[in-house]
Predicted 3D model of an 87-nucleotide RNA (c-di-GMP-I riboswitch aptamer) from Chloroflexi bacterium HGW-Chloroflexi-3. The source organism's lineage runs through Bacteria, Bacillati and Chloroflexota. Rfam family: c-di-GMP-I riboswitch aptamer. Rfam describes the family as follows. GEMM was predicted in a large-scale screen for bacterial structured RNA regulatory elements.
RNA sequence: CACCCGAAAAGGCAAUCCCACCGCGAGAUGGAGACGCAAAGUCAUGGAUCUGCGAUUAUUACGAGUGCAGACCGCCAGACUGCCGAA
Numbered sequence: 001c002a003c004c005c006g007a008a009a010a011g012g013c014a015a016u017c018c019c020a021c022c023g024c025g026a027g028a029u030g031g032a033g034a035c036g037c038a039a040a041g042u043c044a045u046g047g048a049u050c051u052g053c054g055a056u057u058a059u060u061a062c063g064a065g066u067g068c069a070g071a072c073c074g075c076c077a078g079a080c081u082g083c084c085g086a087a
Stems, first nucleotide, its partner, number of pairs: 005085002012037002018031003022027001035074001041080003045077003049071005055066003
């Protein structure tokens, strides 16, 4: 110095609920406020979950599946980056 790891220290982020506003909706943004988080930083790349639309498979029909367009990174993984330095 780097990696792993996560004691300490300095800090950081901000769940649920509420208010305002945008959106058909999932939800986003801002305020207030803390459940928690060592990446709870960024990215929608692969899944999962959710929403919308009609389409399609199938069914007597419902249910269910697929497709397209979205949401979500505080669901899991992946990629990139990052503060500190004990064992």